[in-house]
Context: one part of a larger RNA
RNA sequence: UCCGGCGAGUUGCCGGUACGGGCAAGGUUAAGGACGAAACGUCCGGAGCCGAAGGGAAACCGAGUCUUAAUAGGGCCGGAGUCCGUACAGGCAGACCCGAAACCGGGUGAUCUAUCCAUGUCCAGGUUGAAGCCGCCGUAAAAGGCAGUGGAGGACCGGACGCACAUCCGUUGAAAAGGGUGGCGAUGAGGUGUGGAUAGGGGAGAAAUUCCAAUCGAACCCGGAGAUAGCUGGUUCUCCUCGAAAUAGCUUUAGGGCUAGCCUCAUAUGAGUCUACCGGAGGUAGAGCACUGAAUUUCCGCGGGGGCGUCAAAGCUUACCAAAGAAUAUCAAACUCCGAAUGCCGGAUAGAUGCUGUAUGGGAGUCAGGCUGCACGAGAUAAGUUGGGCAGCCAAAAGGGAAACAGCCCAGACCACCAGCUAAGGUCCCAAAGUGCGUGUUAAGUGGAAAAGGAUGUGGGAUUUCAAAGACAACUAGGAUGUUGGCUCAGAAGCAGCCACACAUUCAAAGAGUGCGUAAUAGCUCACUAGUCGAGAGGUCCUGCGCCGAAAAUGUCCGGGGCUAAAACACGCCACCGAAGCUGUGGAUUCAUGGAGACAUGAGUGGUAGAGGAGCAUUGCCAGUCUAGCGAAGCGGUACUGUAAGGAGCCGUGGAGGACUGGGAAGAGAGAAUGCCGGA
Numbered sequence: 001u002c003c004g005g006c007g008a009g010u011u012g013c014c015g016g017u018a019c020g021g022g023c024a025a026g027g028u029u030a031a032g033g034a035c036g037a038a039a040c041g042u043c044c045g046g047a048g049c050c051g052a053a054g055g056g057a058a059a060c061c062g063a064g065u066c067u068u069a070a071u072a073g074g075g076c077c078g079g080a081g082u083c084c085g086u087a088c089a090g091g092c093a094g095a096c097c098c099g100a101a102a103c104c105g106g107g108u109g110a111u112c113u114a115u116c117c118a119u120g121u122c123c124a125g126g127u128u129g130a131a132g133c134c135g136c137c138g139u140a141a142a143a144g145g146c147a148g149u150g151g152a153g154g155a156c157c158g159g160a161c162g163c164a165c166a167u168c169c170g171u172u173g174a175a176a177a178g179g180g181u182g183g184c185g186a187u188g189a190g191g192u193g194u195g196g197a198u199a200g201g202g203g204a205g206a207a208a209u210u211c212c213a214a215u216c217g218a219a220c221c222c223g224g225a226g227a228u229a230g231c232u233g234g235u236u237c238u239c240c241u242c243g244a245a246a247u248a249g250c251u252u253u254a255g256g257g258c259u260a261g262c263c264u265c266a267u268a269u270g271a272g273u274c275u276a277c278c279g280g281a282g283g284u285a286g287a288g289c290a291c292u293g294a295a296u297u298u299c300c301g302c303g304g305g306g307g308c309g310u311c312a313a314a315g316c317u318u319a320c321c322a323a324a325g326a327a328u329a330u331c332a333a334a335c336u337c338c339g340a341a342u343g344c345c346g347g348a349u350a351g352a353u354g355c356u357g358u359a360u361g362g363g364a365g366u367c368a369g370g371c372u373g374c375a376c377g378a379g380a381u382a383a384g385u386u387g388g389g390c391a392g393c394c395a396a397a398a399g400g401g402a403a404a405c406a407g408c409c410c411a412g413a414c415c416a417c418c419a420g421c422u423a424a425g426g427u428c429c430c431a432a433a434g435u436g437c438g439u440g441u442u443a444a445g446u447g448g449a450a451a452a453g454g455a456u457g458u459g460g461g462a463u464u465u466c467a468a469a470g471a472c473a474a475c476u477a478g479g480a481u482g483u484u485g486g487c488u489c490a491g492a493a494g495c496a497g498c499c500a501c502a503c504a505u506u507c508a509a510a511g512a513g514u515g516c517g518u519a520a521u522a523g524c525u526c527a528c529u530a531g532u533c534g535a536g537a538g539g540u541c542c543u544g545c546g547c548c549g550a551a552a553a554u555g556u557c558c559g560g561g562g563c564u565a566a567a568a569c570a571c572g573c574c575a576c577c578g579a580a581g582c583u584g585u586g587g588a589u590u591c592a593u594g595g596a597g598a599c600a601u602g603a604g605u606g607g608u609a610g611a612g613g614a615g616c617a618u619u620g621c622c623a624g625u626c627u628a629g630c631g632a633a634g635c636g637g638u639a640c641u642g643u644a645a646g647g648a649g650c651c652g653u654g655g656a657g658g659a660c661u662g663g664g665a666a667g668a669g670a671g672a673a674u675g676c677c678g679g680a
Base pairs, nucleotide, nucleotide: 001680002679003678004677005676006675011093012092013091014090016088017087018086019085020084021083022082023081026050027049028048032044033043034042035041054061055060064076065075066074067073096234097233099231103224104223105222106221107220108219114198115197116196117195118194119193120192121191122190123188125157126156127155128153132149133148135146136145137144161185162184163183165182166181167180168179169178200216202212203211204210209218237615238614239613240612241611242610247260248259249258250257251256261366262365263363264362265361266360267359268358269357272353273352274351275350276349277347278346279345280344286338287336288335292332293331294330297327298326299325303321304320305318306317307316308315369394370393371392372391373390374389376387377386378385399410400409401408414587415586416585417584419583420582421581425577426576427575428561429560430559434574436573437572438571439570440569441568447563453548454547457545458544459543460542461541462540463539464538465537466536474532475531476530477529478528480505481504482503485499486498487497511526515524516523588605589604590603591602592601593600594599616669618666619665621663622662623661624660625659626658627657634653635652636651637650638649640647641646
């Protein structure tokens, strides 16, 4: 990992609802007993229970009663039940199944290990050489010194033995702690044998939450026990009808619950929704500044600050601040003199829809929602962020498109078809359908990512200036004089800087000078003018499509190839392709209507949680009908059959029971539970 078998809403009691049956103002027996035992069968048994009358706290009254002063008003009551069975959910029980960590009780353990007690035993060899003692020297005597002797030590080196510091190997090991090489202790707080003691909130501990039999922040075994688990996992055949929720309120509540909302079934009733029209309430969008505030400029200037004042005061003054007011121009979710569109409420009529509304009762599930669009709050006018509102989709929705892609676009799959038409989106090839038509644009592969900003890209439009009295560009020529304007300055002469007139003259024209240049001059040039030439030239604004701005990590990347009068973009037109949409043909089924029925007509038939309905199969039991050694069940094979679960026939094997019909009862359906057992 696979295969086979086993494996999860059961049973009892209780009340409830619906249905079936019996009897009915009644219904029913329980324990027990008799008979019979073949069945737990028949018959007794009326104790008891429910109902037949209610109201009131009660006294009490009674088809009524209570409240009350009330004969007013109001509350409650007044029309069949009961027993058994079936289904459903609920309550009490382990209550669908498996699953804790734990808690408590009673026992078993110190043959491992910790400490202790008793009694034994073990420690090769080598080294050092304490005290004491003896001798000599020494002293008044000592002390002391020297040489020997001696043999102390948690002494030294190092085996046995013990330990476990380093490193390598081992890591599904040779081993659930080992092996190799080194290391430490090795007469001691030493090692070790045997026997014994201490026990689970307890022991022991040179102390580590360390050890107490490979188990220790509380051992192990059995029991309470099927502890509890608002948690995770699993929960077994088929088809048909309908079909949710992820919200509100409350919750030691937030991943749990309860009630409501939304779904379903039954019964009753006869409403509901949309559109048009009419009548309402309202303060949003927008707008506005009349209020409340914010904010800008100017005028005016209550008051304040500064200055002057014989500064005590008065007074005077001010290029300062500035209330109120005036003019001008703004802003606001918690401003409003105003004010929509939608939405909401109500109404008669008309149209559309056709069981959608409401009530009562049975059964649920849901309380983590997600994305997209629109108007908002929070955030950074960030997030595949977060919170609500409206709508859609997904959830619970398959199909076509978007290369791929729950939530985007189109469209809602009963089944079959080698039939047709379309939607979104497409029509050169991959790849179904136009290398379609018309008019333009783009040259950037823009298309096929992006901003502020930048630019004689290019198309369209508007406007303005100059121009045959000759524009624009180019070329030729001129571009002067007072004067080197004044000031400043070492110098300042058009051209460092400052000032002023924006001077005057001669002119076709020529600035007290546009730029380069010089120390300053000089020099070059421009404005301006004439000539040559001969037809458009310059500016501004709006707008279409492009350009730059543009750097990232697997791989150029429009899905690819490839595309330029397009296979790009814009505006049109005609065709075609394209889905499970629509149509056609055949079939199935639900509901409604009609019908005695057969059937006809119409509308439906995506679906998770979930509600409802109808069936298939398995194993016993009862009854009936059958079948089997001329071969039952089971097993193997097989081209048959039913809408499904399924059901037959035949052949082989097998060797003794089995099938069908109608009931009735369940240990009643397996793919999942890190399921259990067995096998490969």
The part of an RNA shown here (large-subunit ribosomal RNA, domain II) has 680 nucleotides and comes from a Clostridiaceae bacterium.
The RNAcentral record of the full RNA draws on ENA.
The coordinates come from a structure-prediction model, not an experiment, and the mean pLDDT is 85.
Taxonomically the source falls in Clostridiaceae (Bacteria, Bacillati, Clostridia, Eubacteriales).